RNA sequence: AAAACGAAAAGGUAAACCAUCUGAAAAGGUGGGGCACAAAGCCACGGGGCUGGAGUUAAAGUAAUAGUUAGCCGGGCUACCGAA
Numbered sequence: 001a002a003a004a005c006g007a008a009a010a011g012g013u014a015a016a017c018c019a020u021c022u023g024a025a026a027a028g029g030u031g032g033g034g035c036a037c038a039a040a041g042c043c044a045c046g047g048g049g050c051u052g053g054a055g056u057u058a059a060a061g062u063a064a065u066a067g068u069u070a071g072c073c074g075g076g077c078u079a080c081c082g083a084a
Stems, first nucleotide, its partner, number of pairs: 005082002012037002017032006035071001041077003045074003048069004055065004
């Protein structure tokens, strides 16, 4: 110094819930809050979950297109600290 790893300290993120805003919805933004997190930082590429109003297609009250989820898993990219 790098990889792997995760003790300490510093610093960080923020589940449920509440208020408010956006959205058809899932869900998301902001403020409060704090369950947890060593990638709970970023990317929907693969699988899964959830929504599915309008339009379109199929021909059917369903499927696809579509949306959402990175705090569901895998994968990719990047990153603070340094005991064993």
This is a predicted structure of an 84-nucleotide RNA (c-di-GMP-I riboswitch aptamer) from a bacterium.